[in-house]
RNA sequence: GCUGAAUCAAGGCAAACCCGUCGAAAGGCGGGGACGCAAAACUUCCGGUCUACGGCACGAGCCACGACAGCGGGGUCGCCAGC
Numbered sequence: 001g002c003u004g005a006a007u008c009a010a011g012g013c014a015a016a017c018c019c020g021u022c023g024a025a026a027g028g029c030g031g032g033g034a035c036g037c038a039a040a041a042c043u044u045c046c047g048g049u050c051u052a053c054g055g056c057a058c059g060a061g062c063c064a065c066g067a068c069a070g071c072g073g074g075g076u077c078g079c080c081a082g083c
Base pairs, nucleotide, nucleotide: 001083002082003081004080012037013036017032018031019030020029021028022027035070041076042075043074045073046072047071048068049067050066054063055062056061
């Protein structure tokens, strides 16, 4: 550097739920806890989904500047093995 996630080794992360906290909400953060994950590491660039304080409409609604990286794609970095 390439290939792979089959094996080896070291490990890593942490769903639901509970408690506390921030938020209008979606949801985030901390602790407990493990459903799972070969990138479940980072990043909203593209698509998608969720919420609507507020704004518009008044014909059931519409709208992201908010959110989801464990929805998919892209970008960046990384352990191990083989060559």